Context: one part of a larger RNA
Molecule: small-subunit ribosomal RNA, 5' domain
Organism: uncultured prokaryote
């Protein structure tokens, strides 16, 4: 010169269209943020007999979407490959859907607790739980054989359930090669390194475990110590390169610290469960609740980063046959010149070059066609009226939308930095190495274009200068 998730100084009319805790992965009051299905099921209320609520059993979803970057130098990430593997829901086809049986909640009755909660007898329902039959394909064994399955609901349209294959999709693994500094870290490993045998996995594999053998890795940087999420991308730069990883996408890793498993097609699970801890409530002192690195808000830290806002109209997602319900995911809206962009603060004419300033050789210059004065327009803001498109037949939160039309008036709208060289812009006054100035050379000690102030003039402009970082 560029460029920032930016601070701070002074200054601020109006729009669009991004962006907004870079630091305490500190601690959190409220409030919401994931439910939902009566078309599995049985009870209870209520009823205009249409229905409609509850709370429970059952089922699908809470693994998705949001946040965050503490760890992690690692197959975490990139790219390019591989094989022993899983995949609800979805899709095309194929088979089947037979016959019984015992509970547990709710709820009833009796208790325990301050309270969370919870015992302890009875009653019962099913798309919950088990058996029994059946096996096209399936598993297992090695041909002898053995194992395995299912559920119905109804308003007669459907909507489901079981096997085994196939797609699609997901998702676990495994390998080259790429990925930061320091050798003032040089030697490092015992499940270590390979086999065998067994165990475990959806699944290869020291993933485990016994035995057994002594290997495995490093100067092409092992180990160890420091820093860091990686990427696609982003800023510079003619590039090569450097730096960097806000927002947008992929991926990873986390959810008060550590540990664990559970349930499932899928977690070892942010708004699930057990256990420790460590903090904070609440208690009748026996016990007991929590866990915003979701969205807004609070304290605190901090130079320094917004509303406890509307709506599900739109697109997505969860469940339901469907009406629907849920949705702080999103879609707007709110503040904040943070940014980038476009607009306006007039325009035309107007000399005797007017008053004032300011300078001066006192003749005049200058400020400056500027202002005044005349003539004239109305963008944005104002204010009235229409009004779309996002909405396929309904449905619009934004919305006083956005656009059009008309009203009135120059009317509501300019500052900030510099003027000594480098750099573009000069004079007069006050001060006298003082008071300051200053990016680097350096000004200032009585004639300062360098300090302050005015006039005057450069540059930029709703911004303008500094302070920070990188190229």
């Nucleotide at each position: 010169g560029a460029a920032c998730g930016a601070a701070c100084g002074c200054u601020g009319g109006c729009g669009g269209c991004a962006g907004g805790c870079u630091u305490a992965a500190c601690a959190c009051a409220u409030g919401c943020a994931a439910g939902u299905c009566g078309a599995a099921c049985g009870c209870c209320c209520c009823u205009u007999c249409g229905g409609g609520g509850g709370a429970g059993u059952g089922g699908c979803a809470g693994a998705c979407g949001g946040g965050u970057g503490a760890g992690u130098a690692a197959c975490g990430c990139g790219u390019g490959g591989g094989a022993a593997u899983u995949u609800a829901c979805c899709c095309a086809g194929c088979u089947c859907u037979a016959c019984g049986g015992a509970a547990c909640a709710a709820c009833u009755c009796a208790g325990g607790g301050a309270a969370a909660c919870u015992u302890g007898a009875g009653c019962u329902a099913a798309u919950a739980c088990c058996g029994u039959a059946u096996a096209c394909g399936c598993c297992c064994u090695a041909u002898g054989g053995g194992g395995g399955a299912a559920a119905g609901a109804u308003u007669u349209a459907u909507c489901g359930c079981c096997g085994a294959g196939g797609g699609a999709u997901u998702a676990g693994c495994c390998c080259g090669c790429g990925u930061u500094g320091g050798a003032u870290u040089a030697g490092c490993u015992a499940g270590u390194u390979g086999g065998u045998g067994g165990g475990g996995u959806a699944a290869a594999g020291g993933c485990c475990u016994a035995c057994c053998a002594a290997g495995g890795c490093g100067a092409c940087g092992a180990u160890c110590c420091a820093u860091a999420g990686c990427u696609g991308g982003u800023c510079u730069g003619a590039g090569a390169g450097g730096a960097u990883g806000a927002u947008c996408a992929g991926c990873c890793a986390c959810a008060c610290u550590g540990g664990g498993a559970c349930u499932g097609a899928g977690a070892c699970a942010c708004g699930g469960c057990c256990c420790a801890g460590a903090c904070u409530c609440c208690u009748a002192c026996g016990g007991g609740a929590g866990g915003c690195a979701g969205c807004a808000g609070u304290g605190g830290g901090g130079a320094a980063u917004a509303u406890u806002g509307g709506a599900c109209a739109a697109u997505g997602g969860g469940g339901g046959c469907a009406a629907c319900c849920c949705u702080g995911a999103u879609c707007c809206a709110g503040c904040c010149a943070u940014g980038c962009c476009g607009c306006a603060u007039g325009a035309g004419u107007g000399a005797u070059g007017a008053a004032g300033g300011c300078c001066c050789u006192a003749g005049g210059g200058u400020u400056g066609u500027a202002a005044a004065g005349c003539u004239c327009u109305u963008u944005c803001a104002g204010c009235g009226a229409g009004g779309a498109g996002g909405a396929u037949a309904a449905u619009g939160a934004c919305g006083u939308u956005a656009c059009u039309c008309g009203c009135a008036g120059a009317a509501g709208a300019a500052g900030c930095c510099c003027c000594g060289g480098c750099u573009a812009a000069c004079u007069u006054c006050g001060u006298g190495c003082c008071a300051g100035c200053a990016g680097c050379c350096g000004c200032g000690g009585u004639a300062a274009u360098a300090c302050g102030a005015a006039g005057g003039g450069g540059g930029c402009a709703a911004g303008c200068g500094u302070u920070g970082u990188u190229c």